[in-house]
């Protein structure tokens, strides 16, 4: 050179036929104990790798492009 697969919250991942983005664990208050560990409420925390296009709308669908991991040559 060519296929292929990923990329979304601090990590590890979800997200089903396009309709306002979710879990667990970390984090912050709090309750619960004499005090911790566990448990429990609640709360922050994300331009969905980038640029662009379709569309009343895009994490999905189209095209490009960067990094990952892996096959072929």
């Nucleotide at each position: 050179g060519c296929c292929c697969a990923g990329a979304u919250a601090g990590c590890u991942c979800a997200g089903u036929u396009g309709g306002u983005a979710g879990a667990g664990c970390a984090c912050g208050u709090c309750c619960u104990u004499g005090g911790u560990a566990a448990g429990g409420a609640c709360g922050a925390g994300g331009u969905c790798g980038c640029c662009g296009g379709u569309u009343c709308g895009a994490g999905u669908c189209c095209g490009g492009u960067u990094c990952u991991g892996g096959g072929c040559u």